Context: one part of a larger RNA
RNA sequence: ACGAACGCUUGCGGCGUGCCUAAGAAAUGCAAGUCGAGCGGACUCUUAGUUCUGAGUUGUGAGUUCUGAGUGCUGAGUCUCAGAACUCAGAACUUAGAACUCAGAACUCAGAACUGAGAGUUAGCGGCGAACGGUCGCGUAACACGUAAGCAACCUGCCCCGAAGACCGGGACAACAUUCCGAAAGGAGUGCCAAUACCGGAUGUGGCCAUUUUUGGACAUCCAGAGAUGAUUAAAGCCUGUACAAGGGCUUCGGGAGGGGCUUGCGGCCUAUCAGCUAGUUGGUGGGGUAACGGCCUACCAAGGCGACGACGGGUAGCGGGUCUGAGAGGACGAUCCGCCGGACUGGGACUGAGAUACGGCCCAGACUCCUACGGGGGGCAGCAAUUAGGAAUCUUGCACAAUGGGGGCAACCCUGAUGCAGCGACGCCGCGUGAGGGAGGAAGUCCUUCGGGAUGUAAACCUCUUUUAUCGGGGAAGAAACAAAUGACGGUACCCGAUGAAUAAGCUCCGGCUAACUACGUGCCAGCAGCCGCGGUAAUACGUAGGGAGCGAGCGUUGUCC
Numbered sequence: 001a002c003g004a005a006c007g008c009u010u011g012c013g014g015c016g017u018g019c020c021u022a023a024g025a026a027a028u029g030c031a032a033g034u035c036g037a038g039c040g041g042a043c044u045c046u047u048a049g050u051u052c053u054g055a056g057u058u059g060u061g062a063g064u065u066c067u068g069a070g071u072g073c074u075g076a077g078u079c080u081c082a083g084a085a086c087u088c089a090g091a092a093c094u095u096a097g098a099a100c101u102c103a104g105a106a107c108u109c110a111g112a113a114c115u116g117a118g119a120g121u122u123a124g125c126g127g128c129g130a131a132c133g134g135u136c137g138c139g140u141a142a143c144a145c146g147u148a149a150g151c152a153a154c155c156u157g158c159c160c161c162g163a164a165g166a167c168c169g170g171g172a173c174a175a176c177a178u179u180c181c182g183a184a185a186g187g188a189g190u191g192c193c194a195a196u197a198c199c200g201g202a203u204g205u206g207g208c209c210a211u212u213u214u215u216g217g218a219c220a221u222c223c224a225g226a227g228a229u230g231a232u233u234a235a236a237g238c239c240u241g242u243a244c245a246a247g248g249g250c251u252u253c254g255g256g257a258g259g260g261g262c263u264u265g266c267g268g269c270c271u272a273u274c275a276g277c278u279a280g281u282u283g284g285u286g287g288g289g290u291a292a293c294g295g296c297c298u299a300c301c302a303a304g305g306c307g308a309c310g311a312c313g314g315g316u317a318g319c320g321g322g323u324c325u326g327a328g329a330g331g332a333c334g335a336u337c338c339g340c341c342g343g344a345c346u347g348g349g350a351c352u353g354a355g356a357u358a359c360g361g362c363c364c365a366g367a368c369u370c371c372u373a374c375g376g377g378g379g380g381c382a383g384c385a386a387u388u389a390g391g392a393a394u395c396u397u398g399c400a401c402a403a404u405g406g407g408g409g410c411a412a413c414c415c416u417g418a419u420g421c422a423g424c425g426a427c428g429c430c431g432c433g434u435g436a437g438g439g440a441g442g443a444a445g446u447c448c449u450u451c452g453g454g455a456u457g458u459a460a461a462c463c464u465c466u467u468u469u470a471u472c473g474g475g476g477a478a479g480a481a482a483c484a485a486a487u488g489a490c491g492g493u494a495c496c497c498g499a500u501g502a503a504u505a506a507g508c509u510c511c512g513g514c515u516a517a518c519u520a521c522g523u524g525c526c527a528g529c530a531g532c533c534g535c536g537g538u539a540a541u542a543c544g545u546a547g548g549g550a551g552c553g554a555g556c557g558u559u560g561u562c563c
Base pairs, nucleotide, nucleotide: 001561002560004559005558006557007556008555011432012431013430014429015428016427017425018424019390024388025387028385029384030383033128034127035126038125039124041122042121043120044119045118046117047116048115049114050113051112052111053110054109055108056107057106058105060103061102062101063100064099065098066097067096068095069094070093071092073090074089075088076087077086078085135343136342137341145267146266147265148264149263150262151261154260155259156258159256160255161254162253163252164251165250167201168200169199170198176191177190178189179188180187181186206233207232209230210229211228212227213226214225215224216223217222238248239247240246269315270314271313276306277305278304281303282302283301284300285299286298287297288296318340319339320338321337322333323332324331325330345366346365347364348363349362368379369378370377371376396422398421399420400419404418405416406415407414408413435465436464437463438462445456446455447454448453470500471499472498473497474496475495479490507552508551509550510549511548512533513532514531518547519546520545521544522543528535529534
């Protein structure tokens, strides 16, 4: 000094930090999605129109029945001379009202179907991302890393700047529908259809290739520029829209930025009880391959190449910035943080893509494990939590996307165990507190004693005071800014004010010498101590206990490792 552990003890806060062992195993949840402004469907809601169905309301027409009124007719009766008067009855007609039935109309409501429009959701096709971020240190002694150079031998999606362009066509495959197989995982056939998916043709500023003219340069193979001719090579005129705007995309080329690839000088472990190693080995030629140089690969030819300045072999190990120590030189280490490299159950392989030989993609083999209808299928925490095992030993199956950053999207927004926070652990560092002043030759208790006394000791009691901290009450942030508005997980946290009351808060190790600190009793080479020297066998300052003392203090000791 520590990523520590163990023993005893433990009041608070801030900032850090926490599987060093089994790169053992692996329940459960989450950790990479997003875009409907690329596309066709499907579904939901709203709205408009048409058709149909049902219900209700209004008014119309027709019929039947009833009631009232009127008209004339017939019959009977009354009065009368008579009757044109009166009464009753009957049927007819007209009219008014009521009820019922039927018909069709208008309006309202509800439902269904079809069509159109709008809003929303999204399984599939398509685009971008998933190669970042996060984790671990197995392997690796190597151009892996660090540093300094080189590539006249290279690549680069998104982003920025500049130039030019985007014309005409075509056929499919999912979804969907349907038939079928399977326990499941999943799969097969047929039919239909869209695109910023795919394909053909056109154009060619430009690129690339060939031939050729010419200029300039250099570092060996050569490089750069200008021109001519020929061959070859693009695209999605899409989406939103306030509709000649504006925005977002597509294609080709040049440049940039950032990222990567390759080559080289130098540097950094142990071992000679490893002394010789090497056949694609070293070089050349032709060919292949790669973005690119190269035995990178292949055929042929030559016989080289490395090595005591340590080859080859063995062991160990990620490397650096740094960390610890030390006056420095140096030594040891490489947790957390940053850069690079390597790995993703073990081994192998390629595909897609600008980029992977891809942790949460694919294929094969193996071990392990899970499901099974026994035919067959599924899985990979060295992501965050959590579990188990191992171990002396290392945390929550937490909150939030509010901030920072990332992916997608025009955006709104969505996703983000990155991240921001909180929780647990005295694991570390730092800070604070556990009270302050007064108070007797000096209580009690305890210890020692030469019995006179001495020590604990101003210590306590007691008096006065304070309130950090604690508890309670009141107030209450910054972090939030992107036009305005809105938006805080942390968190009613930090902080401020007030009230109460010395109130809530001290231990651990040591006292023979080294090494600060001494007496008594017990024990009797026993029990025990111990870092070294060494203590203990009857007066032990060294064992055990007590009193006293010394040191450090929310810690103190012990153990381990390094300087």

The prediction has a mean pLDDT of 81. A computed fold for a 563-nucleotide part of an RNA from an uncultured bacterium, annotated as small-subunit ribosomal RNA, 5' domain. The RNAcentral record of the full RNA draws on ENA and SILVA.